This is a predicted structure of an 85-nucleotide RNA (c-di-GMP-I riboswitch aptamer) from Aquibacillus kalidii.
The sequence was found by an Rfam model in a public genome assembly.

């Protein structure tokens, strides 16, 4: 240095869910809380997937649209404990 992640040891994040605050929403962010994770650390590049404020068609319902989100969807980059079957 790489590859694994059996078997260990040190530890790490925190789903759902209440609260409160931001937002049109979708979601985020702090607090508690744990259902998991071996990258469930970081990055919207390309893929999927969520939402439609605004702006388009329609017309009295609705429908397309991402400039928004989502890394705990999947791939790609980067960066990193500890071991050695």
């Nucleotide at each position: 240095c790489a590859u694994u992640g059996a078997u260990a040891a040190u530890g790490g994040c925190a789903a759902a869910c209440u609260u409160a605050u931001u937002g049109a929403a979708a979601a985020a962010u702090a607090a508690g809380g744990a259902c998991g994770c071996a990258a469930a650390g970081c990055u919207a590049c390309a893929g999927g997937c969520c939402u439609a404020a605004a702006g388009g068609u329609a017309a009295u319902a609705a429908c397309c649209u991402a400039u928004g989100g989502u890394g705990g969807c999947u791939g790609a980059g980067u960066u990193a404990c500890c071991a050695a079957a």